[in-house]
RNA sequence: GAUCUGUUUCAGGGCGGAGUGAAAUUCUCCACCGGCGGUAUAGUCCGCGCGCCGCGAUAACAUCAAGGCUGAUUCGGUGCAAUUCCGAAACCGACGGUAUAGUCCGGAUGAAAGAAUCAGAAA
Numbered sequence: 001g002a003u004c005u006g007u008u009u010c011a012g013g014g015c016g017g018a019g020u021g022a023a024a025u026u027c028u029c030c031a032c033c034g035g036c037g038g039u040a041u042a043g044u045c046c047g048c049g050c051g052c053c054g055c056g057a058u059a060a061c062a063u064c065a066a067g068g069c070u071g072a073u074u075c076g077g078u079g080c081a082a083u084u085c086c087g088a089a090a091c092c093g094a095c096g097g098u099a100u101a102g103u104c105c106g107g108a109u110g111a112a113a114g115a116a117u118c119a120g121a122a123a
Base pairs, nucleotide, nucleotide: 003121004120005119006118008116009115010114016030017029018028019027031103032102033093034092035048036047037046038045043091044090051069052068053067056064057063073089074088075087076086077085095106096105097104
């Protein structure tokens, strides 16, 4: 130093303007935002988390939980190397509520990929 176990802390941003309407931060036009690991610096590549469904366990709502589902990018330039940089033009965004929501309210003072930290184990 690698590995394993545990502690503690941290761990998501964004509706401003105009229009229609009885009513919209939800519709229309413009605007705004981008979790974690990997890789030439990534919302759109690969993987993960989140979210949704759920075989089964159980007396059972709860709880645990095998497993499954889960969005979106192109062109040009530089370079050894970039769907990551630069230029240009696009696109995407769980569930419940409410005038139809990526941005409001709610589950959530939650959970969590992971980051840091300290302690221990073992060779």